[in-house]
Molecule: Bacterial RNase P class A
Organism: Phenylobacterium sp.
């Protein structure tokens, strides 16, 4: 150089000038005023209240390899086992399938007490092809014989050629029967896996090596590993399907809760004033019933109806509503140095004070830089001037604080890995 893998980091800077928000202040004015995620509200947790027996059980979530960190957590660090990637790395909801239920689409012969489609082999039937005895024919030959004697015919033997197909071999179809999980083929997944043997074809059927599965050993704290021994080892997978073991959880939330409280209405104590008449019942207080008498209604009066026919007023507590204050920010805070730790993270020691609120303040303009893009001019380029745009992400605290996850224009930094080149 080129490719790439991990961490970590910044989030535009500076000045003026007007503004908002909180704090101090008489006032001038001084001071502090968003994030790495403040987000999403997904986990733990502080903190308040409410339940309670500082107890268990039962449900219901949640969590899941081992060892450590923390207030704690499903977060973090570090090993384990598995998968991937030449390699730095990276992925991993990673307990338990002879507790027990339940599923395993679709393909596919066969998917859970395994299965024969295709392929192999084996046997029996048919068929077909080839080879193949015996057998007749056709031709020549020799030889014998007959006769109508240039020859013709008959008979025995031989040679040759074409047929001719019994038995049975071989090979090729086909179908019935059986073997057989090597091979194809389906499928996420076919009852270890590769190899030599064996066999009719095959099969842990037999070795051997791998891999499982049981018992020591030996090293680790531990997950685990490394190694020997046995032991052919048919019974898969899913538990992010019930479930089963271990371990964790009481329920709610800052509109949590405390405090301080009006006006008005209702509570309760207490005083003062006021409670006509007739009947009744009572020793009385006091009730009960009628009636004057007051108030509503039908526009008014008569009339009628219907409620009241004893209540009013002060003054004091108490509960709560309205608003008011708290909770509310010095903290599991942050910066730095040492020291232990392999890391997380923990300890000690100096230093800082960092928003705060109530539907909620932290902006707007200018000028310069810096990055971005455009456009012109120069320059072989690399770049350099000069001007234009305003382009500068995501995104906005509400009790507080640890992770997680999400979204983020654009740049910095460090560490490592692979190729290739130069010395």
């Nucleotide at each position: 150089u080129c490719a790439g893998a991990c961490g970590g980091c910044c989030g535009g800077g500076c000045g003026g000038u007007c503004g908002c928000g909180g704090g101090c202040g008489a006032a001038a004015g001084c001071u502090c005023g968003a994030g790495g995620a403040a987000a999403g509200u997904c986990c733990g947790g502080g903190c308040u209240c409410c339940a309670c027996g500082a107890c268990g059980a039962c449900a219901u979530g949640g969590c899941g390899g081992u060892g450590g960190g923390u207030a704690a957590c499903g977060c973090c660090c570090a090993c384990c086992g598995g998968g991937g990637g030449u390699g730095a790395c990276c992925c991993u909801a990673g307990g338990g399938a002879u507790a027990g239920c339940g599923c395993c689409a679709c393909a596919g012969a066969g998917a859970g007490c395994a299965g024969a489609c295709c392929g192999c082999c084996c046997u029996g039937c048919u068929c077909c092809g080839u080879c193949g005895a015996a057998g007749g024919c056709u031709u020549c030959g020799c030889a014998g014989g007959g006769c109508u004697u240039c020859g013709c015919c008959c008979u025995u033997c031989g040679a040759a050629g074409a047929c001719g197909g019994a038995a049975g071999g071989c090979g090729a179809a086909g179908c019935c029967g059986g073997g057989u999980a090597a091979g194809g083929g389906u499928g996420a997944a076919a009852g270890g896996g590769u190899g030599c043997g064996g066999u009719a074809a095959a099969a842990g059927c037999g070795c051997a090596c791998c891999g499982g599965g049981c018992c020591g050993c030996u090293g680790g704290u531990g997950a685990c590993a490394g190694g020997g021994g046995c032991u052919g080892c048919a019974u898969g997978g899913c538990a992010a399907g019930c479930c089963c073991c271990g371990c964790c959880a009481g329920g709610a939330g800052c509109a949590a809760g405390a405090c301080c409280g009006a006006a008005u209405a209702g509570g309760g104590a207490u005083c003062c004033c006021g409670c006509g008449c007739c009947g009744a019942a009572g020793c009385a207080a006091u009730u009960c019933g009628g009636u004057a008498g007051g108030g509503c209604c039908g526009u008014c009066g008569c009339c009628g109806g219907c409620c009241u026919g004893a209540g009013g007023g002060g003054u004091c507590c108490g509960g709560g509503u309205a608003g008011g204050u708290c909770g509310c920010g010095a903290g599991a805070a942050c910066c730095g140095g040492c020291c232990g730790g392999c890391a997380a993270c923990g300890g000690u020691c100096g230093g800082u004070c960092c928003a705060g609120a109530g539907g909620a303040a932290u902006g707007a303009c200018c000028g310069c830089c810096g990055c971005g893009u455009c456009c012109u001019g120069c320059g072989c380029a690399a770049g350099c001037a000069g001007g234009g745009c305003g382009g500068c992400a995501c995104a906005g605290a509400a009790c507080c604080c640890g992770g997680c996850u999400u979204a983020c224009a654009g740049g910095c930094c460090g560490u490592c890995u692979g190729a290739u080149c130069u010395u």